[in-house]
Molecule: SAM riboswitch aptamer (S box leader)
Organism: Terriglobia bacterium
RNA sequence: AUUUCAUGCAGAGUGGCUGAGGGACGAGCCCUAAGAAGCCACGACAACCGGAUCGGGAGUCAUCUCCCGGUCGCCCGGUGUCAACUCUCUCCUGGAAACGGGGAACAUGAGAU
Repeated sequence: AUUUCAUGCAGAGUGGCUGAGGGACGAGCCCUAAGAAGCCACGACAACCGGAUCGGGAGUCAUCUCCCGGUCGCCCGGUGUCAACUCUCUCCUGGAAACGGGGAACAUGAGAU
């Protein structure tokens, strides 16, 4: 970089440095000198992978291994996240509207090439 699968209506921020942008892109609408983004420190949330534990199933002579699901997150590892539903909309579609369903794109994780 391409690709597959899962998730995206919940949750969680303070301080220091610094100083004008930020919310992916376009449009909207918002946030922001009562301090944006970034970096650092400490913390928190979550439960994707690892871990612990429980239940079910399969295999094995057996030790044990694998698969599925639940729980935990006190302790330990790899990430992620901590304004607004992924802030909303864009394409298709149900609907008078409000509001829905699907897709695309994007983000994160786990795998593959």